[in-house]
Predicted 3D model of a 71-nucleotide RNA (transfer RNA) from an uncultured Clostridia bacterium. Model confidence (mean pLDDT): 82 of 100. It was read from a public genome assembly.

RNA sequence: GCAUCAGUAGUUUAAUGGCAGAACAUCAGCCUUCCAAGCUGUGGGUGAGGGUUCGAUUCCCUUCUGGUGCU
Numbered sequence: 001g002c003a004u005c006a007g008u009a010g011u012u013u014a015a016u017g018g019c020a021g022a023a024c025a026u027c028a029g030c031c032u033u034c035c036a037a038g039c040u041g042u043g044g045g046u047g048a049g050g051g052u053u054c055g056a057u058u059c060c061c062u063u064c065u066g067g068u069g070c071u
Base pairs, nucleotide, nucleotide: 001070002069003068004067005066006065007064010024011023012022013021018054027041028040029039030038047063048062049061050060051059
């Protein structure tokens, strides 16, 4: 330099054009003499910028980061 894959919550991840979910974690409450465990609930997310579409995590272009392969 070229090709290819991935990027979604604090972490691990689902969602192949139609309300962005789950688990763990955080926080609050319940329980407990206290702590842990357990139960209930809250908040928090699509790498960035454009395009197509009534509607984009999803399709297209560019770009950023990381991985792999070739040279």